Small-subunit ribosomal RNA, 3' major domain from an uncultured organism, 475 nucleotides, folded computationally. Model confidence (mean pLDDT): 81 of 100.

[in-house]
Context: one part of a larger RNA
RNA sequence: UGACGGGGACCCGCCCAAGCGGUGGAGCAUGUGGUUUAAUUGGAAGCAACGGGAAGACCCUUACCAGUUCUUGACAUCUGGAUGACCGGUCUGUAAUGGGACUUUUCUUUCGGGCCAUACAAGCCAGGUGGUGCAUGGUGGUGUUCAGUUGGUGUCGUGAGAUGUUGGGUUAAGUCCCGCAACGAGCGCAACCCUUAUCUUUAGUAGCCAGCAGUAAGAUGGGCACUCUAGGGAGACUGCCGGAGACAAUCCGGAGGAAGGUGGGGAUGACGUCAAAUCAUCAUGCCCCUUAUGACCUGGGCUACACACGUGCUACAAUGGCGUAAACAAAGGGAAGCGAGAUCGCGAGGUUAAGCAAAUCUCAAAAAUAACGUCUCAGUUCGGAUUGUAGUCUGCAACUCGACUACAUGAAGCUGGAAUCGCUAGUAAUCGCGAAUCAGCAUGUCGCGGUGAAUACGUUCCCGGGUCUUGUACA
Numbered sequence: 001u002g003a004c005g006g007g008g009a010c011c012c013g014c015c016c017a018a019g020c021g022g023u024g025g026a027g028c029a030u031g032u033g034g035u036u037u038a039a040u041u042g043g044a045a046g047c048a049a050c051g052g053g054a055a056g057a058c059c060c061u062u063a064c065c066a067g068u069u070c071u072u073g074a075c076a077u078c079u080g081g082a083u084g085a086c087c088g089g090u091c092u093g094u095a096a097u098g099g100g101a102c103u104u105u106u107c108u109u110u111c112g113g114g115c116c117a118u119a120c121a122a123g124c125c126a127g128g129u130g131g132u133g134c135a136u137g138g139u140g141g142u143g144u145u146c147a148g149u150u151g152g153u154g155u156c157g158u159g160a161g162a163u164g165u166u167g168g169g170u171u172a173a174g175u176c177c178c179g180c181a182a183c184g185a186g187c188g189c190a191a192c193c194c195u196u197a198u199c200u201u202u203a204g205u206a207g208c209c210a211g212c213a214g215u216a217a218g219a220u221g222g223g224c225a226c227u228c229u230a231g232g233g234a235g236a237c238u239g240c241c242g243g244a245g246a247c248a249a250u251c252c253g254g255a256g257g258a259a260g261g262u263g264g265g266g267a268u269g270a271c272g273u274c275a276a277a278u279c280a281u282c283a284u285g286c287c288c289c290u291u292a293u294g295a296c297c298u299g300g301g302c303u304a305c306a307c308a309c310g311u312g313c314u315a316c317a318a319u320g321g322c323g324u325a326a327a328c329a330a331a332g333g334g335a336a337g338c339g340a341g342a343u344c345g346c347g348a349g350g351u352u353a354a355g356c357a358a359a360u361c362u363c364a365a366a367a368a369u370a371a372c373g374u375c376u377c378a379g380u381u382c383g384g385a386u387u388g389u390a391g392u393c394u395g396c397a398a399c400u401c402g403a404c405u406a407c408a409u410g411a412a413g414c415u416g417g418a419a420u421c422g423c424u425a426g427u428a429a430u431c432g433c434g435a436a437u438c439a440g441c442a443u444g445u446c447g448c449g450g451u452g453a454a455u456a457c458g459u460u461c462c463c464g465g466g467u468c469u470u471g472u473a474c475a
Base pairs, nucleotide, nucleotide: 001475002474003472004471005470007469008468009467010466011465012464013463016458019423020422021421022420023419026314027313028312029311030310031309032308033307034305035304064300065299066298067297069295070294073125078123079121080120082118083117084116088103089102090101091100092099107114108113127289128288130287131286132285136283137282138278139277141274148187149186150185152183153182154163155162156161167178168177169176193266194265195264196263198234199233200232201231202230203229204228207224208223209222212221213220237260240254241253242252243251244250316416320375321374322373323372324371326369332363333362334361337356338355341352342351343350344349382413387408388407389406390405391404392403393402429451430450431449432448433447434446435445
């Protein structure tokens, strides 16, 4: 100087407390361990592995296994002589690729050749999701959006070092003020950026409709007031008032205001830590394989199942289930696409087909909610697992192993032990909608809006972090 302490002081955080809703019990979905297997590819391991990489394993993907096949190779560059094609088509063969047979067919030229392609030969080589993340780059995780971290000059100390950065206040903040052997700086904090909340201005179609005409309908004439859209601008700064304070920084209350003290949300992540993660995104040193640890193909596997754990979904019901007929969003996607309408089907869907590269057309029905009716506390008109039959769609193909539909079946489950998680406001809880991936496949992920709470006395205790200080046989 650090690190540590079941030492001290101060401060903070959904850390506890106060509340609300969960997990742990059930069924299922998904990930992991274990076991099994020819293979169940590989990696990730307290927080910070386990609905994570994977924004989507029937083939492909695919790295794994069995079997068939290839050896300058599936891919790249170079050399040589040969051919003129290649692509495509037909037949044969195979589980399929590979293999065999037949056929079709270029450009340019100074006619030497050139361009390009094919097979052959020779090797320099290709190739490796093989090993090492403890050889590395790059990238992301973590503490942590915590308030810290550092050097220059000066001063002090024999020196390691100290000071500055400590102290008194204050702040979300090493934020600011005051003081001080320090002074002035860098990286962080804050601000600058995006979005949302208010107003104004410009513009007015594909958006809107107050007044006029008009209709089934903002369909149309008309208008751009209003809504909205998207460019510019204003607005919030402790600016004003009172009190507290050291006349400071700042704090408390108030006014005005759409908004008040960082207004809400996002992007933004200092120095260093974990030989933390990744050689399987990519790049790369070294080692290893080279008729195979490379490459093609068919089938299987990654989907197994006594069991254990994590993360979720659906429930156990009356603040509910079911039926009927009504209402109100936002944000997105659309051409190998979204698909209205009509029609067929109980339905998933089928047929036909208008419009739309979309503020125009379309996906599209929002659902919780409200109204009326029914059920009356039951393993039920709760719950929907499982199973049977018949179907639909995608795709070469749905048996292993897809999603959905109809009818039938109707399991466990009556609120869950010890323990444990999230959340402070348009939040929790609850309700639906969309998108990426994608032929098809979502209870996951990322977004969007609708309805919309309770509680916070406080910092004694538990956990984590920061500052100062103290002890130490630790470095």